[in-house]
Order: sequence, then structure tokens, then C1' cells
RNA sequence: UUCUUAUCAAGAGAGAUUGAGGGAGCGGCCCUAUGAAAUCUCGGCAACCUACAUUUAAUGAAAGGUGCUAAGUCCGGCAAAGUUUAUCUUUGGAAGAUGAGGA
Repeated sequence: UUCUUAUCAAGAGAGAUUGAGGGAGCGGCCCUAUGAAAUCUCGGCAACCUACAUUUAAUGAAAGGUGCUAAGUCCGGCAAAGUUUAUCUUUGGAAGAUGAGGA
């Protein structure tokens, strides 16, 4: 980098440097000089993998390896169904993020 698979309605902040962008992409709508993004330090959250305990399933949860730390993956785009009067709701895809395994 790519393929497969599971989850994605919850949760979780401060300081320093720096200085204008950011929320993946498109359209909206938001965040931001009461400092964006990035880097560092210390915290925190708990999804996956691993260990342990009980064990039919599963649950608990220490530590570690990644990860995360505005808004339902912020909402929508495609399709179907319901609803109604051009909206709303639900389901499934597509795309994305993270973990694990393979090439």
C1' cells in the first nucleotide's frame, strides 16, 4: 500500500510553542484571535488485540500494544419502504475512521 473482518447513537482535558485555518472528499451547516491546524508535556476515555478470574454463553477488568479526546461517522449525496405535498422517518448500501489477521 492492498484484501478480509468487527465496531462506529456513549465516553474523555489542561499547559507551552506557534500563528490561520479546520471539521476525510462534494453540498450544507458549524468550530476558530475568548487562538484553527501542527508539535511537545502531563492527564483522561475505553473500541480492538493480548493476560488473568468465573464460565454454557458471556461478564469483569490490571497492565501492555495501537487508538481516541466539538457537534449521531456533525447532517446529507445512492437505493428501498412508510409518511405527506415536497418534507420527515426507518432500513440497507456507498464512502470514511479505528482495531485484528493475511498478502

This is a predicted structure of a 103-nucleotide RNA (SAM riboswitch aptamer (S box leader)). Model confidence (mean pLDDT): 77 of 100. The sequence was found by an Rfam model in a public genome assembly. Rfam family: SAM riboswitch aptamer (S box leader). Its family is annotated with regulation of gene expression in the Gene Ontology.